Annotation: The prediction has a mean pLDDT of 81. This is a predicted structure of a 519-nucleotide part of an RNA (small-subunit ribosomal RNA, 5' domain) from an uncultured bacterium.
[in-house]
Context: one part of a larger RNA
RNA sequence: GAUGAACGCUAGCGGCAGGCUUAAUACAUGCAAGUCGAGGGGCAGCACGUCUUCGGAUGGUGGCGACCGGCAAACGGGUGCGGAACACGUACACAACCUUCCUUUUAGCGGGGGAUAGCCCAGAGAAAUUUGGAUUAAUACCCCAUAGUAAUGUUUGGUGGCAUCACUAAGCGUUUAAAGAUUUAUCACUAGAAGAUGGGUGUGCGGCUGAUUAGAUAGUUGGUAGGGUAACGGCCUACCAAGUCAACGAUCAGUAACUGGUGUGAGAGCACGACCAGUCACACGGGCACUGAGACACGGGCCCGACUCCUACGGGAGGCAGCAGUAAGGAAUAUUGGACAAUGGUCGGAAGACUGAUCCAGCCAUGCCGCGUGGAGGAUGAAGGCCCUCUGGGUUGUAAACUUCUUUUAUUAGGGGCGAAAAAAGGGAAUUCUUUCCCACUUGACGGUACCUAAUGAAUAAGCACCGGCUAACUCCGUGCCAGCAGCCGCGGUAAUACGGAGGGUGCAAGCGUUAUCC
Numbered sequence: 001g002a003u004g005a006a007c008g009c010u011a012g013c014g015g016c017a018g019g020c021u022u023a024a025u026a027c028a029u030g031c032a033a034g035u036c037g038a039g040g041g042g043c044a045g046c047a048c049g050u051c052u053u054c055g056g057a058u059g060g061u062g063g064c065g066a067c068c069g070g071c072a073a074a075c076g077g078g079u080g081c082g083g084a085a086c087a088c089g090u091a092c093a094c095a096a097c098c099u100u101c102c103u104u105u106u107a108g109c110g111g112g113g114g115a116u117a118g119c120c121c122a123g124a125g126a127a128a129u130u131u132g133g134a135u136u137a138a139u140a141c142c143c144c145a146u147a148g149u150a151a152u153g154u155u156u157g158g159u160g161g162c163a164u165c166a167c168u169a170a171g172c173g174u175u176u177a178a179a180g181a182u183u184u185a186u187c188a189c190u191a192g193a194a195g196a197u198g199g200g201u202g203u204g205c206g207g208c209u210g211a212u213u214a215g216a217u218a219g220u221u222g223g224u225a226g227g228g229u230a231a232c233g234g235c236c237u238a239c240c241a242a243g244u245c246a247a248c249g250a251u252c253a254g255u256a257a258c259u260g261g262u263g264u265g266a267g268a269g270c271a272c273g274a275c276c277a278g279u280c281a282c283a284c285g286g287g288c289a290c291u292g293a294g295a296c297a298c299g300g301g302c303c304c305g306a307c308u309c310c311u312a313c314g315g316g317a318g319g320c321a322g323c324a325g326u327a328a329g330g331a332a333u334a335u336u337g338g339a340c341a342a343u344g345g346u347c348g349g350a351a352g353a354c355u356g357a358u359c360c361a362g363c364c365a366u367g368c369c370g371c372g373u374g375g376a377g378g379a380u381g382a383a384g385g386c387c388c389u390c391u392g393g394g395u396u397g398u399a400a401a402c403u404u405c406u407u408u409u410a411u412u413a414g415g416g417g418c419g420a421a422a423a424a425a426g427g428g429a430a431u432u433c434u435u436u437c438c439c440a441c442u443u444g445a446c447g448g449u450a451c452c453u454a455a456u457g458a459a460u461a462a463g464c465a466c467c468g469g470c471u472a473a474c475u476c477c478g479u480g481c482c483a484g485c486a487g488c489c490g491c492g493g494u495a496a497u498a499c500g501g502a503g504g505g506u507g508c509a510a511g512c513g514u515u516a517u518c519c
Base pairs, nucleotide, nucleotide: 001518002517003516005515006514007513008512009511012371013370014369015368016367017366018364019363020329025327026326027325029324030323031322034071035070036069039068040067042064043063046062047061048060049058050057051056078282079281080280088206089205090204091203092202093201094200097199098198102195103194104193105192106191107190108189110144111143112142113141120133121132122131123130124129150175151174152173153172154171155170156169157168158167159166160165180187181186182185208254209253210252215245216244217243220242221241222240223239224238225237226236227235257279258278259277260276261272262271263270264269284305285304286303287302288301307318308317309316310315335361337360338359339358343357344355345354346353347352374405375404376403377402384396385395386394387393388392410456411455412454413453414452415451426439427438428437429436430435463508464507465506466505467504468489469488470487474503475502476501477500478499484491485490
């Protein structure tokens, strides 16, 4: 000098930031991922309409619970367990790769079929849930057709190459498509090509400790063939060879998320990796795959295990290292708050819906920065305190009183602008699909904001540590090797500037000290 700090004493305000470093311990409760009726059949509930025998009936309309279907849920948010590794950083590469949505572009969008959820009927179960029957739709599923596309096989020719082979042109086969919707102008759908984006893979180099760890390794090292993958590869399998790593530290053990950076320092370094940003890993412990463009998936599935809960004892349910919050642990770390107004995300043609991402507010002197606790005059140098050489003097001290001024702040009252706002949807015009211009309307959680004005009145606001030397700051009283102090040297045994108190002083100041840790 610094800190994600804690503790003691003290405390007026504002701005900006930060806030479980310990038990990746266990979790009550609420919320954190939905959306589309312009994909579908429908219609439980609400409203309107129509009919009515006044009991009701009716998807006709607005809309819409549940269901089928699409997209999203692999993002965003959390934590740092594991991992000494191509995990991270950096420089390159794919020789062997994929990519939903998006942009540009080429071509297409023909015909048919069988189901199933829902609804209805009948059951089982305490529940979770579930069985059978009947019936129905689609942008769900299947079949056929079409294919100057794509994939793949093969024949011939050309170019390159020592060759395996690669590229290219032509021919002949094989396989593979599609879906509609509405407000009729668009949006979808299928197969390609190019791009963009996101991912996958490989190689070199770099950064911890221990030899009281010296040998380690059989899919191990390499080859051939095959399988598998989006793709290369012992990734996997069969066979063959016996290799491969290591004193330039293999293996083993310990510790650890990595980086941009942060702290300190003149630098070289040393220490650290909270917050913010990039990457990785994990989601009660372990394993596995399914779906999908993408996961081996925090709020999806299956199995094993530990734990907790419900039960009618037959059987079931769960996973806060999301945001709040609870218990425990601990020296120690906050509200079961508001809003989608902005930014961004998902879905939707849009309106819009959802969004504990985010934006805000609350709590905490935890830190940094700023402001204030008044200004001017004022000597009878008041009283009181303290000290002394004591009819007096010194000091506290211009300090107070007193006079006058101001009102930041505070309190009360009023205004509440501007900005965060750009809009979007709507109307009009131009234009090339799309874009641009003009017009009017509406939308703010924060917010009783900030800010401005007025009134009142010095009114509402100073502490903490230290004073032997290092180290700025000295006297008196008490105590008497006692009580005590102390970072080091050391103080205290009757005149203690070192203990305790007082007066005075010094240093910082809404803080000041102590402790811990780093340089």